């Protein structure tokens, strides 16, 4: 020091929050592949697919010291008849043969096997073991063949037959021979079950007299090796047995006949039914047999914080295979990979007759595939087989060689260098940035080139020298040791080492929205493409492509697959089930699990201790070797297991014994809609008679179909049937549930109290399994009052297969049999224990009291509220969803699917049990904020109601649609567009059209040349223009000739102007709206796990979040109010242009005029009004109301400006302003004309009327608030007028523009007129270049519709509405519009139930683009993958049977063989199971913009739904039953505050 060091999470459901929950990412790893790169070294690895077929050459041989035999070829020499032949060498060597060992090893595969096949421990008293070690004995006699070889002979071949010679360590016999074996007896001593072991007698059964070397007494002997035989042991191998472990499928539940066992016998090295012949009926199995599916097993790898959980490549162990299937031979070992027999496939040879072969050994070669290598070297090394040995053989092995295939290690250069170069990129145009990067200078050699130099790995063996042991008669010879010295190297001229030469020759992959480190511009416009999720792209994209940046990792980098992991997302460790998936409808009970107290034994489980195994290698620490790491190499620890021994006894277990508190029983007692039968009862509906009675009844939001003068309905009385039991009646009781309701009776079960006493753990829970189980439904028999699925009328709708109506069948009833499901629910399984309290009810007992109520304790039972605990929250809370024990069901993302197939039940409808392909990134629970409701309270508003007047209908203005059109130029579109931009289109405006022109431009800056601009005139033309004449030369400065500047005009080049082109969904500002609505927030604090809440809610009030009280809240902000204007009163000052009471002059008259501040007025400054007083009213000593006094004004006095957070992508790019996109002889300018002013319609908006409250006619009063010099006009005078002509005052409290209805009198007399005043025609005026298109006005003449306006809608609460007139803004002219002004001057408001908008408070929600919302089926279209499917087809097993090769056994034999069992392939037949495919048929998922409806989500417009049935296009609809997972009002009832 190890072992004891070891755990990390993010995105993604929602407007937001927690929750459950999938899904997806970072981590590592690989025998990989595939895309883009690639400098170099070491050590490792390389057909995962077709156990698919193979061409060639290697891969098992050895031994002449076991035996007989022994060449050729070549070389030498001689010889030749040149063919050749003889000797020698090669050589006692090769090849071949007998013969011994080896070829069962080493390699190679992973088809097969789910099995005692592996692993692991054990046993073998039930066995075998060639070589090898150690003991001990021996190792002797004889015989006959055979191969080779030799002649002859079949065959194409491969192979053989036949005579015939011949050796052995080939083979036969025999002898000895016990310790061996088998049999038989005897005896002793051990034991584990059958036995073992030792000793004794009897019978039977073995050898190569070999080789080879040495010495002799040499025809043989002795001795050394090496061999052989026999025993016995050992050591290695091996068979076999057993205990445990060893994947999925119950939609595989039963499988067995040599099966399971005994007896005998056979066989086997050995046990056994292994095998047989006879007897038995046995054995497996819910602790998963049997089938099916899939797989070599493990040591170990990989991943992981461990537990697991995946994989089984190399390395090392077992264990099957060897083209395919069967078989035995040899043999110590085999049923043999490179052996053999037979069958079959397949492939070769073939002379057709017949033979031959088997790379799942190394190389390699087709083929399969994404996808895996050299037809190398070499026996030097390690090891193997064989000899005595030298050696010989080895594709094992040891190298090299191909591959980025992994893992390690190096490089590719350092140091210095800023004008931060050039170039790129982006820019706010300054400038960042790539970047000390780079050039440039100065240096070094690692890898690399060349040259040179050079290992370890070698040690044995063997030869030799020396020594020494032993062994033997021996100084021969053998043997074993020691020591010196000799020979052996494929890797390989390799590693290292040394010099040479020069930065030279060496960097790329990916990403760069969030997860996730790292941004920017162009390009592109929902196309192109991207994506692991989530998602990005529709014109300003950091998400797509490219560029330059940047970050990451590096000879590599991504991307794919594949496994752990993260995932506590199968949870032993370490989840759950009241609403998120998940308690079985309910009970009884088997198997099982699980169990009270005391005592005692035992030692099975459990503890400790040891002994043995758990292989090596891997793994982990150290130390060590390659320069270093990889890689290796030694030690050591682990290897958590299992097996035996030996103890321990507390806890389980077990046996044995006791005990009462668990459980049960006896007695006394209650209480009950507990169950099953029988009978009875009264109201009520309907029927049927019958009476009285007449025109209706029903029935509905209305209605109608029905019923009814044939007498209903109603009402009297009488009968007759069937189903249900009102009140009592209750969050009351009773039952396991499901349920259970008049009363009486009999029968039957279960609870519950009390007291004492019995039994003595008898208990608790239960997988199958039995029973029971609403409604609906079925089957067969009865009943049918009443209700009522289908059905049939009506009726409501667009439509009504629905809600409403009237009828109405099964069905509801009852008996017998079935069905077995429900939202069969408390969406909460059973049972035990314990853990604060309140209050109420149901039936008991106890105490208190003389006795009853109360009270007080206590059991079972049944509700509420509420602490601690608990919960995601909601909630639950002794009737637990808390705390813990036990046992049983059950869930693991939505959809597909309550579905299919296949089992079992069922008459039948169904039921239970139940999945897979495919698809989606959510599906969901709770509670939060908004919205929102054909929810609910509460309150306001000219919101309705009361009332005034209008609109809608006429005619005319105007403005929009629309339609014409060359153009009728754009914009506005519900309230919040439509007398809107436009406070004013005849030409201009003008943006449109038609033409006619200009291009640097109508306008702005700069830069050149010319020239002072300007005016005037002519031709042409529709003008603009264009041509052309004329006319001259500006100002300022300096030094004079002369220059220079600056405005200006004209001419030229480019830079840039110009756009009322387009996007108000890039903007800006402005501006509409809700709405002058009372709201919009915020800081601390407080609660909530949070999203949020509180505050800001409540109780009054009040226009008002106004202000008062109360309160986990307290302040505080933007709004309200005030505060500013303007009206109403009054006071001060002040007094001209206003004013004139008093004085005073003057005029037909008049503040005219002198004065004059008194008053009205003006226009500055003050006062005044604050719920301040009084009175009363409400829960209050409050805020507030109501009334009242005073006061010009009274409860904000009256208007006005002033518009909170936000909403509508609301308006505007045509007011401006502005980003991008587009146009440039035009989408710019310009001119001349038209047009905007059209005209079958439609609609808003207004004048103007329709008349006697009124028209005309004459007359008489009284405003305010504005405008005027290009103005505005007095007066006078002409004209009917419009106007016109002279003239006058006013830049304005001074002068003008300037009133009308009203009053007063006349007339008109209810008529389309003395109302109305459209249209027409004629004459006339003004502005104006210019009135045709297309202005206003007058005069005369015409005198249209129109007689108070349908559904319907508008506006308005007091100086308001009607009503009458004045101004003004634009403007050359043009208002019925707009905006301001004053005169005259109402009527109604009981209320808030309705419509409409709002506000706050509540509740429901599947909305959140937020009801214009979500969302459901059918039909029609594309696509997908399943199921059925008349069959076809391919495989696999299974049953019977026919046939039978080789072989083993067995029997016959004439020895050649022949028969018999068994027996592979094969073939018939008949079932089963698993694919593949098929007309046709289903239903299912999927898909921007199809159809038809709107089921559901708000009380979703009939509440939902869940079970049955019926029945419609569909979503559905209705009947029985059930459920709250139903809003909302009302009653009960029970709490809870006071």
């Nucleotide at each position: 020091u190890a072992u004891u060091u070891g755990g990390a999470g993010a995105g993604u459901u929602u407007g937001a929050u927690c929750c459950u929950g999938g899904c997806u990412c970072a981590g590592g790893a690989c025998g990989a592949a595939c895309g883009c790169u690639g400098g170099c070294g070491g050590c490792g690895u390389g057909c995962c697919u077709a156990a698919c077929a193979c061409a060639u050459g290697c891969a098992a041989g050895u031994u002449g010291u076991g035996c007989g035999a022994g060449a050729a070829c070549a070389c030498u020499a001689c010889c030749u008849u040149c063919g050749g032949g003889u000797a020698g060498u090669u050589a006692g060597u090769a090849c071949a043969g007998c013969a011994g060992c080896g070829a069962a090893c080493g390699g190679g595969u992973g088809a097969g096997u789910a099995a005692c096949g592996c692993g692991u421990a054990a046993g073998u008293a039930a066995u075998c073991u060639g070589c090898c070690u150690u003991u001990a004995a021996g190792u002797u006699g004889a015989g006959g063949a055979u191969a080779a070889c030799u002649g002859c002979u079949c065959g194409a071949a491969a192979g053989g037959g036949u005579a015939g010679c011949u050796a052995a360590u080939a083979c036969u016999c025999a002898a000895u021979a016990c310790c061996a074996u088998a049999u038989u007896c005897a005896a002793a001593g051990c034991a584990u079950a059958u036995g073992c072991u030792u000793u004794g007698a009897a019978u039977a059964u073995c050898a190569a007299a070999g080789c080879u070397g040495g010495c002799u007494u040499u025809u043989a002997g002795c001795u050394a090796g090496c061999g052989c035989u026999u025993a016995a042991a050992g050591a290695u191998g091996a068979g076999c047995u057993u205990g445990c472990g060893u994947c999925c499928c119950a939609u595989u539940a039963g499988c067995u006949u040599g099966u399971u066992g005994g007896u005998g016998a056979g066989a086997u090295a050995a046990c056994a039914g292994c095998u047989c012949a006879c007897c038995a009926a046995g054995g497996c199995u819910a602790c998963a047999a049997u089938g099916g599916g899939u797989a070599g097993c493990c040591g170990a790898c990989c991943u992981g914080a461990g537990a697991g959980g995946g994989u089984g490549a190399u390395c090392g162990g077992c264990c099957a295979c060897a083209c395919u299937g069967g078989g035995a031979c040899u043999g110590a070992g085999a049923c043999a990979c490179g052996g053999c027999c037979c069958a079959g496939a397949c492939u070769c040879c073939u002379a057709c007759g017949g033979g031959a072969g088997g790379c799942u050994g190394c190389a390699g070669u087709g083929g399969g595939g994404a996808a895996u290598c050299u037809u190398c070297c070499g026996c030097a090394a390690u090891g193997a087989g064989c000899g005595a040995a030298a050696g010989c053989u080895u594709g094992a092995c040891g190298g090299a060689g191909c591959a980025a295939c992994g893992c390690c290690g190096c490089g590719u250069g350092a140091g210095u260098g800023a004008c931060g170069a050039a170039g790129g990129c982006c820019u706010u145009c300054g400038g960042g940035u790539c970047g000390u990067a780079a050039a440039g200078c100065u240096c070094u050699g690692u890898c690399c080139u060349c040259a040179g130099g050079g290992a370890a790995g070698a040690a044995c063996a063997c030869c030799u020298u020396g020594g020494u042991a032993u062994u033997c008669a021996a100084u021969a010879a053998g043997u074993g040791c020691c020591a010196g010295g000799g020979c052996u190297g494929a890797c390989g001229g390799u590693a290292c080492c040394u010099g040479u030469g020069g930065a030279g020759g060496a960097a790329g992959c990916u990403c760069c929205g969030g997860c996730u480190a790292a941004c920017u511009a162009c390009g592109u416009g929902c196309c192109a493409g991207c994506a692991g999720c989530c998602g990005c792209g529709g014109u300003a994209a950091u998400a797509c492509g490219u560029a330059g940046g940047g970050a990451g990792c590096a000879a590599g980098c991504g991307u794919u697959g594949u496994c752990c992991g993260g995932a506590a997302u199968u949870a032993u460790u370490g989840g759950g089930c009241g609403u998120a998936a998940a308690g079985g409808g309910u009970g009884c009970g088997u198997a099982g699990g699980c169990g009270g107290u005391c005592u005692g034994g035992u030692a099975a489980g459990u503890c400790a201790a040891a002994u043995g195994u758990g292989a090596a290698a891997u793994a982990c620490a150290u130390c060590g070797g390659c320069u270093c790491a990889a890689c290796c190499g030694a030690u050591g620890u682990u290897c958590u297991g299992c097996c035996u021994u030996u103890g321990a006894a507390a806890c389980u277990a077990u046996c044995a014994g006791a005990c009462u508190u668990g459980a049960g029983g006896u007695u006394a007692a209650g209480a009950g809609a507990a169950g099953a039968g029988a009978g009875c009862a009264g109201a009520a509906u309907u029927c049927c008679u019958a009476g009285u009675g007449u025109a209706g009844c029903g029935g509905u939001g209305a209605a109608a179909u029905g019923c009814g003068u044939a007498g209903a309905u109603a009402u009297u009385a009488g009968g007759a049937a069937g189903a249900a039991u009102a009140c009592c009646a209750g969050u009351g009781g009773c039952u396991a549930a499901a349920g259970c309701g008049g009363c009486u009776c009999u029968c039957u079960a279960g609870c519950u109290u009390a007291u004492a006493c019995c039994u003595g753990a008898c208990g608790c829970u239960g997988a199958g399994g039995c029973a029971c189980g609403a409604a609906a439904g079925c089957u067969g028999g009865g009943g049918g009052a009443g209700c009522g699925a289908a059905c049939c009328g009506g009726a409501u709708u667009a439509g009504a297969u629905a809600c409403c109506c009237g009828g109405g069948u099964a069905g509801u009833c009852c008996c017998a049999g079935c069905c077995g499901u429900a939202a069969a629910c408390g969406u909460u399984g059973g049972a035990c224990a314990c853990u604060a309290g309140g209050u109420g009810u149901u039936g008991g007992a106890g105490g208190u009291u003389c006795g009853a109520c109360u009270c007080c304790u206590u059991c079972a039972g049944u509700g509420c509220c509420g602490u601690a605990g608990u919960u995601a929250a909601c909630g639950c809370a002794a009737u637990a969803a808390g705390u813990g024990u036990c046992c049983c069901g059950c869930c693991u993302g939505g959809g597909g699917a309550u579905u299919a197939c296949g089992a079992c039940c069922g008459c039948a409808a169904g039921g239970u049990u139940g999945a897979a392909a495919c698809u989606c990134a959510a599906a969901g629970g709770a509670a939060u904020u908004g919205a929102c409701g054909g929810g609910g309270g509460c309150c306001c508003g000219c919101a309705c109601a009361a009332g005034c007047g209008g609109c809608g209908g006429a005619g005319c203005a105007u403005g929009u649609g629309g339609u014409u059109u060359a153009a009728u130029u754009c914009g506005a579109a519900g309230c919040a567009a439509c007398g809107c931009g436009a406070a004013g289109a005849a030409c201009c405006u003008u943006a449109c059209c038609a033409g006619g022109g200009u291009u640097u431009g109508a306008c702005a800056u700069c830069c050149c040349g010319u020239g002072a601009c300007c005016a005037u005139c002519u031709g042409u033309g529709a003008a603009a223009g264009c041509a052309g004449a004329g006319u001259u030369u500006a100002c300022u400065c300096c030094u004079u000739u002369g220059g220079a500047g600056u405005a200006c005009a004209c001419g030229g080049a480019g830079a840039c102007a110009g756009g009322u082109g387009g996007u108000g969904c890039a903007u800006g500002g402005c501006u509409g709206u809700c709405g002058u609505c009372a709201g919009c927030u915020c800081g601390u604090g407080u609660c909530g796990u949070g999203a949020g809440a509180u505050g800001u809610u409540g109780g009054g009030u009040u226009a008002a979040g106004u202000c008062c009280c109360g309160c986990a809240a307290c302040g505080a902000g933007c709004g309200c109010a005030a505060c500013c204007c303007u009206u109403a009163u009054c006071c001060u000052u002040a007094g001209u242009u206003g004013c004139c009471a008093g004085c005073a002059c003057g005029u037909a008259a008049u503040g005219g005029u002198g004065g004059g501040g008194a008053c009205u007025c003006u226009a500055a400054g003050g006062a005044g009004a604050c719920u301040g007083c009084c009175a009363g009213u409400c829960a209050a000593a409050a805020a507030a109301c109501u009334g009242g006094a005073g006061g010009a004004a009274g409860g904000u006095g009256g208007g006005g400006a002033u518009g909170a957070c936000g909403u509508c992508a609301a308006g505007u790019c045509a007011u401006c302003a502005u980003g991008c996109c587009c146009c440039u002889u035009a989408u710019a300018c310009u001119c001349u004309g038209g047009g905007c002013u059209a005209c079958a319609c439609a609609c808003g908006u207004g004048c103007u009327a329709c008349a006697a409250u009124g028209g005309u006619c004459u007359g008489u009063a009284c405003a305010g608030a504005g405008g005027g010099u290009a103005g505005c006009u007095a007066c006078a005078c002409c004209g009917c007028a419009a106007g016109g002509u002279g003239a006058u005052g006013c830049c304005a409290a001074u002068c003008u523009c300037u009133a009308a209805a009203a009053c007063a009198g006349a007339u008109c007399c209810c008529a389309g007129u003395u109302c109305g005043g459209a249209u027409u025609g004629c004459a006339g005026g003004c502005u104006g270049c210019a009135a045709c298109u297309c202005g206003c006005c007058u005069g005369c003449a015409u005198g249209a519709a129109g007689c108070u306006g349908g559904a319907g809608u508008c506006g308005c609460u007091a100086g308001u509405a009607a009503u009458c007139g004045u101004g003004g803004a634009u403007c050359a002219g043009a208002a019925c519009g707009c905006c301001a002004c004053g005169g005259u001057g109402a009527a109604u408001a009981c209320g808030u139930u309705c419509c409409c908008g709002g506000g706050c408070c509540u509740u429901g929600u599947a909305c959140a683009c937020a009801c214009c919302g979500c969302c459901c089926g059918u039909c029609a279209c594309a696509c997908c993958a399943c199921c059925c499917g008349a069959g076809u087809u391919g495989g696999a097993g299974g049953c019977a049977c026919c046939a039978g090769a080789a072989g083993u056994c067995a029997u016959c034999u004439g020895c050649g063989g022949a028969u018999g069992c068994c027996g592979a392939a094969g073939g018939u037949g008949u079932g089963u199971c698993c694919g593949a495919u098929a007309a046709g048929g289903g239903g299912g998922g999927u898909g921007a913009a199809g159809u038809c409806g709107u089921a559901a989500c708000a009380a979703g417009g009939u509440a939902g739904c869940c079970g049955u049935a019926c029945c419609g296009g569909a979503a559905g609809g209705u009947g029985c039953g059930g459920c709250u997972g139903g809003a909302u009002c009302a009653c009960c009832u029970c709490c809870u505050u006071u």

Small-subunit ribosomal RNA from Fuchsiella alkaliacetigena, 1538 nucleotides, folded computationally. The RNAcentral record of the sequence draws on ENA. It matches the Rfam family "Bacterial small subunit ribosomal RNA". The organism belongs to Fuchsiella, within Bacteria. The coordinates come from a structure-prediction model, not an experiment, and the mean pLDDT is 83.